[in-house]
Context: one part of a larger RNA
Molecule: small-subunit ribosomal RNA, 5' domain
Organism: Autumnella corcontica
RNA sequence: GGAUGAACGCUGGCGGCAUGCUUAACACAUGCAAGUCGAACGAAGCUAUCUUGCAUUUAUGUUUACAUAAAUAUAAAUAGACUUAGUGGCGGACGGGUGAGGAACACGUAAGAACCUACCUUUAGGAGGGGGAUAACAAUUGGAAACGGUUGCUAAAACCCCAUAAGCUGAGGAGUAAAAAAUGUAAAAAUUACAUUGCCUAAAGAUGGGCUUGCGUCUGAUUAGCUUGUUGGUGAGGUAAAUGCUUACCAAGGCAAUGAUCAGUAGCUGGUCUGAGAGGAUGAUCAGCCACACUGGGACUGAGACACGGCCCAGACUCCUACGGGAGGCAGCAGUGAGGAAUUUUCCGCAAUGGGCGAAAGCCUGACGGAGCAAUGCCGCGUGGAGGAUGAAAGCCUGUGGGUUGUAAACUCCUUUUCUUAGAAAAGAAAAAUUGACGGUAUCUAAGGAAUAAGCAUCGGCUAACUCUGUGCCAGCAGCCGCGGUAAGACAGAGGAUGCAAGCGUUAUCC
Numbered sequence: 001g002g003a004u005g006a007a008c009g010c011u012g013g014c015g016g017c018a019u020g021c022u023u024a025a026c027a028c029a030u031g032c033a034a035g036u037c038g039a040a041c042g043a044a045g046c047u048a049u050c051u052u053g054c055a056u057u058u059a060u061g062u063u064u065a066c067a068u069a070a071a072u073a074u075a076a077a078u079a080g081a082c083u084u085a086g087u088g089g090c091g092g093a094c095g096g097g098u099g100a101g102g103a104a105c106a107c108g109u110a111a112g113a114a115c116c117u118a119c120c121u122u123u124a125g126g127a128g129g130g131g132g133a134u135a136a137c138a139a140u141u142g143g144a145a146a147c148g149g150u151u152g153c154u155a156a157a158a159c160c161c162c163a164u165a166a167g168c169u170g171a172g173g174a175g176u177a178a179a180a181a182a183u184g185u186a187a188a189a190a191u192u193a194c195a196u197u198g199c200c201u202a203a204a205g206a207u208g209g210g211c212u213u214g215c216g217u218c219u220g221a222u223u224a225g226c227u228u229g230u231u232g233g234u235g236a237g238g239u240a241a242a243u244g245c246u247u248a249c250c251a252a253g254g255c256a257a258u259g260a261u262c263a264g265u266a267g268c269u270g271g272u273c274u275g276a277g278a279g280g281a282u283g284a285u286c287a288g289c290c291a292c293a294c295u296g297g298g299a300c301u302g303a304g305a306c307a308c309g310g311c312c313c314a315g316a317c318u319c320c321u322a323c324g325g326g327a328g329g330c331a332g333c334a335g336u337g338a339g340g341a342a343u344u345u346u347c348c349g350c351a352a353u354g355g356g357c358g359a360a361a362g363c364c365u366g367a368c369g370g371a372g373c374a375a376u377g378c379c380g381c382g383u384g385g386a387g388g389a390u391g392a393a394a395g396c397c398u399g400u401g402g403g404u405u406g407u408a409a410a411c412u413c414c415u416u417u418u419c420u421u422a423g424a425a426a427a428g429a430a431a432a433a434u435u436g437a438c439g440g441u442a443u444c445u446a447a448g449g450a451a452u453a454a455g456c457a458u459c460g461g462c463u464a465a466c467u468c469u470g471u472g473c474c475a476g477c478a479g480c481c482g483c484g485g486u487a488a489g490a491c492a493g494a495g496g497a498u499g500c501a502a503g504c505g506u507u508a509u510c511c
Base pairs, nucleotide, nucleotide: 001511002510003509004508006507007506008505009504010503013381014380015379016378017377018376019374020373021339026337027336028335030334031333032332035090036089037088040087041086043084044083045082046080047079048078049077051076052075053074055072056071057070058069059068060067061066097292098291099290107216108215109214110213111212112211115209116208120205121204122203123202124201125200126199128162129161130160131159137152138151139150140149141148142147167176168175169174181197182196183195184194185193186192187191218264219263220262225255226254227253230252231251232250233249234248235247236246237245267289268288269287270286271282272281273280274279294315295314296313297312298311317328318327319326320325345371347370348369349368353367354365355364356363357362384414385413386412387411394405395404396403397402419448420447421446422445423444424443428438455500456499457498458497459496460481461480462479466495467494468493469492470491476483477482
């Protein structure tokens, strides 16, 4: 000199764009952050309609009970792209957060072979027959609650069996494996045809992932030896898959001064900062990968998890309890306490982009888009311009002549970026119509009036900028050298000056 996710002190006008718990991976009140599909299914409900049955009332006509009409209530039927607790499907493995752990094939890079891949695309086939349940619901019952038990009924694209079989396994004989329908249109009348979506099998692609290897990847030798599933083989098991991945047996190997083992520290990278470069430092925001989700362990489901807002067990902590037993997990977005020098709103919207589900309408989305707060940073603008000497007053200095603040002010003329008030008013919307949180915002126009807007540090040398007064090795200053003991350009105040400027200085850290 440059830099910062900075903090502190003094000061503070505006706008744009960014950034904002670096500390306690400390504990968390409250709300929201993952749902969706009725075009898979039964059921319950709501609304409407006309028709039918029954009842009541009124009116009319006939006559003592009928007919017609209207209204009301109720039941049935039909319809609604109606609503939903449950069964079922897909999604909750993405998106969002954090950096505790990990020195490792974790990451980076370059290769490899023994693998899997829902949804999507392409190709070739298939979708025949049958069955038993179960939730919801009803009855009953246990419990304070959370949540259950028993009996009975029922549906499906839920579940099961048979058939069929390109395929798979196998040297071969042979063995073995599948399915589901829904909606619409038309004709009709126990259905059929067509269209759309869905289902099963096989093959290929795409995407995503698992695995192996070469090289690279911090410090310590005041850590020198380490290792028994350890190193290799065979059989068996296991996995989607190669492999001591596991196990039995056999052999005795394997690593290490080119640093094994042990200990400490640390998420890695693209990048970022600095530097002429080589290098050094660093890894906030953004992007890729990894790991984690109160702590430890475990599996289930599934194409995919050993799963942040799923399950089970143990532990610590918090809460409820009728003391028998239950509930919870902000390292999601806001927010609270604590810690700390220190880090924001319990905001608006799904209008855009993207994601999940759905045939669609649409629903959900604290992802995201925005607004709010903070000079935290970068960039831009302003705090007026021109004229104006009697060089006013006042301050300071003075050799008392004057010098300086200083064209500075006053005063005259002008302008309106900003500011205030009023009016108009977007793009962002794709897609004919409709759809904008931001937002009556940006922007434009008019009016008003210099009006609303300057500080901070320094002035001995390094280093741009000097005098007076006070103090008297005191009080104090200080980055280094060093100032201060009676004329201090170094302390304190004042006047003046210099530098930067909505900032300026200090501290911390890196080059």